[in-house]
RNA sequence: CGAGCCAGCCAGGUGGCCGCGGCGGGGUGUUCUGCACACCGUCGAGGAACGUCCGGACUCCACAGGGCAGGGUGGUUGUUAACGGCAACCCGGGGCGACCCGCGGGAAAGUGCCACAGAGAACAGACCGCCCGCACUGGUUGCGGGUAAGGGUGAAACGGUGGUGUAAGAGACCACCAGCGCCCCCGGUGACGGGGGCGGCUCGGUAAACCCCACCUGGAGCAAGGUCAAGAGGAGCCCUCGGGCUCUGCGCGGACGUGUGAGGGCUGCCCGCCCGAGUCCGCGGGUAGACCGCUGGAGCGGACCGGCGACGGUUCGCCUAGAUGGAUGGCCACCGGCCGGGACAACGCGGUGACGCGUCCCGGUCACAGAAUCCGGCGUACCGGCCGGCUCGUCCG
Repeated sequence: CGAGCCAGCCAGGUGGCCGCGGCGGGGUGUUCUGCACACCGUCGAGGAACGUCCGGACUCCACAGGGCAGGGUGGUUGUUAACGGCAACCCGGGGCGACCCGCGGGAAAGUGCCACAGAGAACAGACCGCCCGCACUGGUUGCGGGUAAGGGUGAAACGGUGGUGUAAGAGACCACCAGCGCCCCCGGUGACGGGGGCGGCUCGGUAAACCCCACCUGGAGCAAGGUCAAGAGGAGCCCUCGGGCUCUGCGCGGACGUGUGAGGGCUGCCCGCCCGAGUCCGCGGGUAGACCGCUGGAGCGGACCGGCGACGGUUCGCCUAGAUGGAUGGCCACCGGCCGGGACAACGCGGUGACGCGUCCCGGUCACAGAAUCCGGCGUACCGGCCGGCUCGUCCG
């Protein structure tokens, strides 16, 4: 200098004018403790707020059991509130490498599938071939028997190489190797790795096919769920006969039911258990308002300690939207980033030079995209900038 690999941070800035929402503070007005208006101060979208793919917090069922189904995960060890997340490692695969990838338990519980080709695709198989015998014949023709080492087909053919042996062969036998099973030693928390011994000779692939095994799993969801107000009608009380207060709670009709239990709950089913005096259907009517939940959190930042790391501990500091037809916008100016074009007149740097960079001028552009209960992840989208570590190649010292 070039080509790569891994990770972190930012998400345009400043000023002016006008305009928004929350909170706090006085003030003015008023139908007066309700409300309206103006002013001051202060805070006001993300790193993904998107997807709704996971996990939770929280709320209710609800004081809440067992079984089956369904769903999820799948190497080991850690981490976390938890997860299908994250970290490190093991094994397998890719890459010269830094690194990256993995639906990573089981095929000897069972079922299924492996097209076509091929003799034969799982306890298979003889097409060509090799050997022996017989017949015919002087060519490799026919029949019988043996064979799976050689060739062929195929993605894959029931171990590999070398030998002994044989009529020809074959783990038939032997040596070495691979695989499988068993035993022992060493290292490691563990998955597993390294080494040694024995043995039979070898019993495909596929579970991201059904399935088996191990572990986990109640459901619904802030439109969760609460409080207040209003309310046609009715009852009671008071009263100055206008009305006021309290309680209840919409009217009519029907079916079933009140312990011989209607209906409901355990949000898939069954058992079992529990609640229960009202429940449901039809027609008609009233209300749709205000407040809480709603933002102080498994929160954020700094330092130190432990740890390879994810992360944890101690300590100090900080409080950063809370809307509800739904707020942060519009205009102007300057600066900045990026892209393109031009100038090199002057200046600085590099170069033998052409020229390049800085600088100057002009034009364009500034992404993906917006809270709605909150948090931890994952996935997807994205203009650009800053910064760190590592690998390979080339050159110079």
Bacterial RNase P class A from Stackebrandtia albiflava, 397 nucleotides, folded computationally. The prediction has a mean pLDDT of 77. Rfam family: Bacterial RNase P class A. Rfam classes the family as a ribozyme. The organism belongs to Stackebrandtia, within Bacteria.